[in-house]
RNA sequence: AGAGCUGUAGCUCAGCAAUAGAGCAUCUGCUUUGGAUGCAGAAGGUGCCAGGUUCAAUUCCUGGCAUCUCCA
Numbered sequence: 001a002g003a004g005c006u007g008u009a010g011c012u013c014a015g016c017a018a019u020a021g022a023g024c025a026u027c028u029g030c031u032u033u034g035g036a037u038g039c040a041g042a043a044g045g046u047g048c049c050a051g052g053u054u055c056a057a058u059u060c061c062u063g064g065c066a067u068c069u070c071c072a
Stems, first nucleotide, its partner, number of pairs: 002070003006066002010024004026042005048064005
């Protein structure tokens, strides 16, 4: 150089066109003498970048970037 996968919250991931979510982590409160556990709540998102299709795009299409895998 060639082929393919993936890119979404701090981490791991879901969501295959119609209000962006879960678990863990973080913070606050309750519980405790204190801590852990448990319960309740909160915060946290340019959806890798740019364009296109569409009334409407995380989702479909194109190009680029990055990671990983395969071949040589």
This is a predicted structure of a 72-nucleotide RNA (transfer RNA) from Podarcis lilfordi. Taxonomically the source falls in Podarcis (Eukaryota, Eumetazoa, Teleostomi, Squamata). Rfam family: tRNA. By type it is a transfer RNA.